RNA sequence: CGGGUCGUCCAGACGGUCGCGUCGCCUUCGGGCGCCGAGGAACGUCCGGGCUCCAAAGAGCACGAUGGUGGGUAACGCCCACCCGGAGUAAUCCGAGAGACAGUGCAGCAGAGAGUAGACCGCCUGCGUUCGCGUGGGUAAGGGUGAAACGGUGGUGUAAGAGACCACCAGCAGUCCGGGCAACCGGGCUGGCUCGGUAAACCUCAUCGGGAGCAAGACCAAGCAGAAGGGGAGCGGCUCGCUCAUCGCCUUCGGGUAGGUUGCUAGAGGGUGCCGGUAACGGUACCCCGAGAGAGAUGGCCGUCACGCCGCUUGCGGCGUACAGAACCCGGCGUAUCGGGCGGCCCGUCCA
Numbered sequence: 001c002g003g004g005u006c007g008u009c010c011a012g013a014c015g016g017u018c019g020c021g022u023c024g025c026c027u028u029c030g031g032g033c034g035c036c037g038a039g040g041a042a043c044g045u046c047c048g049g050g051c052u053c054c055a056a057a058g059a060g061c062a063c064g065a066u067g068g069u070g071g072g073u074a075a076c077g078c079c080c081a082c083c084c085g086g087a088g089u090a091a092u093c094c095g096a097g098a099g100a101c102a103g104u105g106c107a108g109c110a111g112a113g114a115g116u117a118g119a120c121c122g123c124c125u126g127c128g129u130u131c132g133c134g135u136g137g138g139u140a141a142g143g144g145u146g147a148a149a150c151g152g153u154g155g156u157g158u159a160a161g162a163g164a165c166c167a168c169c170a171g172c173a174g175u176c177c178g179g180g181c182a183a184c185c186g187g188g189c190u191g192g193c194u195c196g197g198u199a200a201a202c203c204u205c206a207u208c209g210g211g212a213g214c215a216a217g218a219c220c221a222a223g224c225a226g227a228a229g230g231g232g233a234g235c236g237g238c239u240c241g242c243u244c245a246u247c248g249c250c251u252u253c254g255g256g257u258a259g260g261u262u263g264c265u266a267g268a269g270g271g272u273g274c275c276g277g278u279a280a281c282g283g284u285a286c287c288c289c290g291a292g293a294g295a296g297a298u299g300g301c302c303g304u305c306a307c308g309c310c311g312c313u314u315g316c317g318g319c320g321u322a323c324a325g326a327a328c329c330c331g332g333c334g335u336a337u338c339g340g341g342c343g344g345c346c347c348g349u350c351c352a
Stems, first nucleotide, its partner, number of pairs: 001348010012305007020037002023034004039323001043334002046332005051213004058240004063209005068082005083097001084095004098204002103202002105198002120143002122139007151169006170194001172191008217262004226253005232244003269288008307320006
């Protein structure tokens, strides 16, 4: 210098002027002054919770979710570290990562044969022969088909072969030793010679899971009209248990009201320093309070500066932010995105 890869920050600022909203103070009730006023994803509503209600939320079945090990967290399907497998020269990235000897299913076509299968070509051999072959037996080393063909290489042996036997290797099983919390890694000995793949197929195993949700709920005001049926009711389905009750309850049809206050922003909160930890994160000291609307506000203009782009006379002019907007709150994940900044690591090239 070029390429790659990973992480992180910003998302305009200041002044004036006009306008909008909550809150606080003042008010001659007209208003005046002051602080503050959309995000890195506020989007998706995909997970997890806080909170509220179902009096409480027990057990089982069913159903659903997750799936290597260890840690973090309020919790998680999230985050961190490590293990194994795969891609890459590498940095790094990816993983629906438990079980195929519990059972069921699936794998088109091709091929002899697709799971304890199989003889098409071939090899060996008996008989026959018109010498082209026919027929019987043995074989699975060679060839072919296929994504995949029942270990690999070399040898012994054989009529020809074959783990039939042997050496080495891989795998599997048993056992012992070492390292590690563990997943797992390394090594020794023995053995049968090795009966595949697929579970983001059904299934089995382990772990977890009451339900509904701020349109949850609480309070005030206002208004009305009941009727029929039942003997139970208790917020995903069923069973058991438990509790309340014999109606003021439940079901169906019908009528009335839909106004106001609250929930509603000081928190699993933010910033900085130090300590612990590989890290995620935790502890601690000090400092800070940064929209709470309620049909739903946060804008326009001018000037200056910052940043980026273009043109050119190097100093001027012009243009310009994309994705997008709180609605009970928080932790994540996913998706969209103009422009700019900073840093780590890897590879290549050149120079010293």
Predicted 3D model of a 352-nucleotide RNA (Bacterial RNase P class A) from a Microbacteriaceae bacterium. Rfam family: Bacterial RNase P class A. Rfam classes the family as a ribozyme. NCBI's taxonomy places the organism under Bacteria, Bacillati, Actinomycetota, Micrococcales, Microbacteriaceae.